[in-house]
RNA sequence: UCAGACGGCCGGGCGGUCGCGGCCUCUCAACGCAAGUUGGUGGGUCGAGGAAAGUCCGGGCUCCACGACGACAUGGCGGCGGGUAACGCCCGCCGGGGGCGACCCCAGGGAUAGCGCCACAGAGAGCAAACCGCCGGCGCUUCGGCGCCGGUAAGGGUGAAAGGGUGCGGUAAGAGCGCACCGGGCCGCUGGUAACAGAGGUCGCAUGGCAAGCCCCGCCAGGAGCAAGACCGAAUAGGGAUCCCGCGCCCGGCCAAGUCCGCAAGGAUACUGGCGGGUAGGAGCGUUGCCGCUCCGAGGGGUCCGGGUAGGUCGCGAGAACCGCUCCGCGAGGAGCGGUCCAGAGGAAUGACCGCCGCGUCCCGCAAGGGGCGGCACAGAACCCGGCUUAUAGGCCGUCUGAUCCG
Repeated sequence: UCAGACGGCCGGGCGGUCGCGGCCUCUCAACGCAAGUUGGUGGGUCGAGGAAAGUCCGGGCUCCACGACGACAUGGCGGCGGGUAACGCCCGCCGGGGGCGACCCCAGGGAUAGCGCCACAGAGAGCAAACCGCCGGCGCUUCGGCGCCGGUAAGGGUGAAAGGGUGCGGUAAGAGCGCACCGGGCCGCUGGUAACAGAGGUCGCAUGGCAAGCCCCGCCAGGAGCAAGACCGAAUAGGGAUCCCGCGCCCGGCCAAGUCCGCAAGGAUACUGGCGGGUAGGAGCGUUGCCGCUCCGAGGGGUCCGGGUAGGUCGCGAGAACCGCUCCGCGAGGAGCGGUCCAGAGGAAUGACCGCCGCGUCCCGCAAGGGGCGGCACAGAACCCGGCUUAUAGGCCGUCUGAUCCG
């Protein structure tokens, strides 16, 4: 200098004017006995994010259920150790794979419990198989070979995968058939907390892969969620209690709870009740009355209590909080000390403009420089935390790797 790997951070800055939301406060006004409440004006102070997002995991908090127990079902997780309130997250390590390397990736338990599947190609894909080939025997031969029977699995070919690999011996040709090394199973030993690793012995070792197919094993999960939930609570309507006023008359209209009669089917009965009709009476309208028409013709009112609704208050931000320093730890993280207060709220404020600077882009200029444009990435709190995932213009810092050059 170029090409990369990993980790951390910022994500427009400063100032001004006007506005919006929360809290505090001065003052004025209204209401109130008061405490205070509401409104206006002025001042002060705070006011989005690293993801506030997806709502995918784990918790806090709240209510419900319960036998303070367990199981089934369902869903999730899965090497080992540690961190944590907890986790499916994080750290360290192990094993496997990739990269020259820094480093990266892995749903990483079980395939002799059982079931299922293994496309295409290929002779054969699951109680292995024999297409080409190799070898032996027999027969035929135009002497090139061909046919039949048998052996074989070394070589070729197919495939993601073909029953360990390499070599030597062996053989008609071959083959763990024999041997050595590598791989694998089993056994104990050594190291390690463990996953696992190492060396040794032993077994020639056909019996594959897929569990992100069912399944088996181990572990985790009771359910719902701030519209959770707690408190206060009108007006109107309805419910309950109590008090006051009023409730005239008629019906040979209907019902039959109760009562009576009957063995029963059924029957009788209301001045105890309900429904209905008429009338006195009352109200309205038509022309004041007479008269006519319509409606009402028995309920109306006060006080108190309780439930719910509207509405209000709380939940609601001092917290597994943030920032420093010291110590412990490889690390995730933990402990101690000191400092800080950092939006809150409800369908929801966080905006607009101007100046200077930065950034991006375009134009002019040989250049120095000048000018135009751009809210300049992704995005927008809603009960709160810890994670993960996804989106993100541009920029900064640190550690490390490889190559090349120079000293």
Model confidence (mean pLDDT): 78 of 100. A computed fold for a 407-nucleotide RNA from Phenylobacterium sp. RIFCSPHIGHO2_01_FULL_69_31, annotated as Bacterial RNase P class A. Its Rfam family is "Bacterial RNase P class A". It is annotated as a ribozyme. RNAcentral holds the sequence, with entries from ENA. The organism belongs to Phenylobacterium, within Bacteria. The gene name in the source record is rnpB.